[in-house]
Context: one part of a larger RNA
RNA sequence: AAUGAACGCUGGCGGCGUGCUUAACACAUGCAAGUCGUGCGCGAAGGCGGCUUCGGCCGCCGGAGAGCGGCGAACGGGUGAGUAACACGUGGGUAAUCUGCCUGGGAGCGGGGGAUAACCUGGGGAAACCCGGGCUAACACCGCAUACGAUGCCGGGACGUUGGUUCCGGCCUGAAAACUGGCCUCUGCUUGCAAGCUAGUGCUCCCAGAGGAGCCCGCGGCUGAUUAGCUAGUUGGUGGGGUAACGGCUCACCAAGGCGACGAUCAGUAGCCGGCCUGAGAGGGUGAUCGGCCACACUGGGACUGAGACACGGCCCAGACUCCUACGGGAGGCAGCAGUGGGGAAUAUUGGACAAUGGGCGCAAGCCUGAUCCAGCAACGCCGCGUGGAGGAUGAAGGUCUUCGGAUCGUAAACUCCUGUCAGACGGGACGAAGGUCUGUGGGUGAAUAAUCCGCAGGCUUGACGGUACCGUCAGAGGAAGCCCCGGCUAACUCCGUGCCAGCAGCCGCGGUAAUACGGAGGGGGCGAGCGUUAUUC
Numbered sequence: 001a002a003u004g005a006a007c008g009c010u011g012g013c014g015g016c017g018u019g020c021u022u023a024a025c026a027c028a029u030g031c032a033a034g035u036c037g038u039g040c041g042c043g044a045a046g047g048c049g050g051c052u053u054c055g056g057c058c059g060c061c062g063g064a065g066a067g068c069g070g071c072g073a074a075c076g077g078g079u080g081a082g083u084a085a086c087a088c089g090u091g092g093g094u095a096a097u098c099u100g101c102c103u104g105g106g107a108g109c110g111g112g113g114g115a116u117a118a119c120c121u122g123g124g125g126a127a128a129c130c131c132g133g134g135c136u137a138a139c140a141c142c143g144c145a146u147a148c149g150a151u152g153c154c155g156g157g158a159c160g161u162u163g164g165u166u167c168c169g170g171c172c173u174g175a176a177a178a179c180u181g182g183c184c185u186c187u188g189c190u191u192g193c194a195a196g197c198u199a200g201u202g203c204u205c206c207c208a209g210a211g212g213a214g215c216c217c218g219c220g221g222c223u224g225a226u227u228a229g230c231u232a233g234u235u236g237g238u239g240g241g242g243u244a245a246c247g248g249c250u251c252a253c254c255a256a257g258g259c260g261a262c263g264a265u266c267a268g269u270a271g272c273c274g275g276c277c278u279g280a281g282a283g284g285g286u287g288a289u290c291g292g293c294c295a296c297a298c299u300g301g302g303a304c305u306g307a308g309a310c311a312c313g314g315c316c317c318a319g320a321c322u323c324c325u326a327c328g329g330g331a332g333g334c335a336g337c338a339g340u341g342g343g344g345a346a347u348a349u350u351g352g353a354c355a356a357u358g359g360g361c362g363c364a365a366g367c368c369u370g371a372u373c374c375a376g377c378a379a380c381g382c383c384g385c386g387u388g389g390a391g392g393a394u395g396a397a398g399g400u401c402u403u404c405g406g407a408u409c410g411u412a413a414a415c416u417c418c419u420g421u422c423a424g425a426c427g428g429g430a431c432g433a434a435g436g437u438c439u440g441u442g443g444g445u446g447a448a449u450a451a452u453c454c455g456c457a458g459g460c461u462u463g464a465c466g467g468u469a470c471c472g473u474c475a476g477a478g479g480a481a482g483c484c485c486c487g488g489c490u491a492a493c494u495c496c497g498u499g500c501c502a503g504c505a506g507c508c509g510c511g512g513u514a515a516u517a518c519g520g521a522g523g524g525g526g527c528g529a530g531c532g533u534u535a536u537u538c
Base pairs, nucleotide, nucleotide: 001537002536003535005534006533007532008531009530012385013384014383015382016381017380018378019377020343025341026340027339029338030337031336034071035070036069039068040067042065046061047060048059049058050057051056078296079295080294088220089219090218091217092216093215094214097213098212099211102209103208104207105206106205107204108203109202110144112142113141119134120133121132122131123130124129150173152171153170154169155168156167157166158165159164178201179200180199181198182197183196187194188193189192222268223267224266229259230258231257234256235255236254237253238252239251240250241249271293272292273291274290275286276285277284278283298319299318300317301316302315321332322331323330324329349375351374352373353372357371358369359368360367361366388418389417390416391415398409399408400407401406422479424474425473426472427471428470432465435461436460437459438458439457440456441455442454443453444452445451482527483526484525485524486523487508488507489506493522494521495520496519497518503510504509
């Protein structure tokens, strides 16, 4: 000098930050990932109308709700257990690779089929849930056709060299899905509606991009030799398998290699970095908050789905633990946000809002969002402000000391005149709001005065924080100072008490009858809403 600090004494206000460093201990409760009706079939309540044998039935509107389907759930958020490793940092390679959504470009969306949940019905079960029968839809699923590109194989050329780029020819393989709004110019029939036209969204194939990811390599960053040898898929080859992809990744066979005092192996410790602290620097220490990467999600293992996971709030198995049970069987995973118990010297609210920023879904309106933005608690840190200002000697009273003359606290107080920060009361009152929607209007696409997109103008409307910040008015010095130290180091001295006792102490050391070192007092010094102590780093 510093700290994610703690402890003791003390404590007025504000701003900005920060806040389980220990048990990766166990968790009650609530919330933390949904959304789309412009993909699809059902359809409760309710309303209206009709009929009625008064039990109810039918039609229309309506749309809760679950289901099928799509996208998301692999992001965001948490933690640091493990890991000494291509985990990380840095610089490269990929002619060995993948990439949903997004952007640019090219080509296409023809014609068919069979199911299944929901629903109805039967059954089993305490429950979780399960089994059978019957009906049904789709942008769900499956054949067929077509193929600008594309895959595989064969042949040839150019550049180039691991499976790269490109050109030509042949064979083979492989696609798709529709929905919404509007219109009648063309086609169909019949006014109008469509499978027609049109606009938008979407779907399929291909090329490229952007962003993302995988793999490989050089170099770099801990301790121990009281750890000296280690290794059998081990090291290499051939072939098969596997992967998006190279590779002993895996397997069969063959060879006997590979690593190591330039420290292998083993053991201990540890997430890594940008940074942060210290220091003149070199260096040393450290890795909280914020940002990047990695790893993990009760413990261990595994795969499924998918563009992406071997998946925190998904699945399966095993284990420990907790809970329910009709004893047959089931349910669960806060290292998400709050919160509880426990551990500990020690670390906060079971708060508000999606207003902003960002994310998911959606054409949109919008919905969801403990991400986030705010508020609450804590002097935990940094910064700012205040606790008054000026005048005021006869130097009051009182305290302390005294050589008894006086000295000192001390302009300090009282008293006089002011001011009005903060806190208090009252009144006004934001920025953060961009957007959204409706109407009108200009332009683009279009056959179009539909529709839709872009722009402009006007109306309406969106703030958790918050009646907060800020501003004004009122009152009144009123409500706001402590802590440590005074032997030397080290700034600040006397009296009393005690008498090697009681005690102090960072080091040297003080205390045994005049102690500036113990305890109290007066005085003084330092810092100040803090001051000391302890711990740790330089």
Molecule: small-subunit ribosomal RNA, 5' domain
Organism: uncultured Terriglobales bacterium